Model confidence (mean pLDDT): 83 of 100. The RNA shown here (SAM riboswitch aptamer (S box leader)) has 102 nucleotides and comes from Oceanobacillus indicireducens. Lineage of the source: Bacteria > Bacillati > Bacillota > Bacillaceae > Oceanobacillus. It was read from a public genome assembly, where an Rfam model found it.

[in-house]
RNA sequence: CUCUUAUCGAGAGCGGUGGAGGGACUGGCCCUGUGAAACCGCGGCAACCUUCAAAGUCAUUUGAAAGGUGCCAAUUCCUGCUAAUAUCUUGAUAGAUAAGAG
Numbered sequence: 001c002u003c004u005u006a007u008c009g010a011g012a013g014c015g016g017u018g019g020a021g022g023g024a025c026u027g028g029c030c031c032u033g034u035g036a037a038a039c040c041g042c043g044g045c046a047a048c049c050u051u052c053a054a055a056g057u058c059a060u061u062u063g064a065a066a067g068g069u070g071c072c073a074a075u076u077c078c079u080g081c082u083a084a085u086a087u088c089u090u091g092a093u094a095g096a097u098a099a100g101a102g
Stems, first nucleotide, its partner, number of pairs: 001102008013042005021031003025080001027078002043072003048068003051064005076094001081091001083089001
């Protein structure tokens, strides 16, 4: 990088360095010198994989949070293509994350 499967209306930030961008992309709309990105430290959330415990109809379910990831403005911030009963609608695409494969 590509493929497969699952999930995406919930949740969770302070400090230091830094010094102008950031929210993937389009169009919007936002965040940002009351300090963006990035890096570091500490903290937290979640429960995909591993692990541990309990239950079980042996399909699985519930709990914990030690290990591997991930995440900590706004529904994936909204949107794009499609269908319709026109609405926090349906499906698809794109994106993100996890597990597996090449």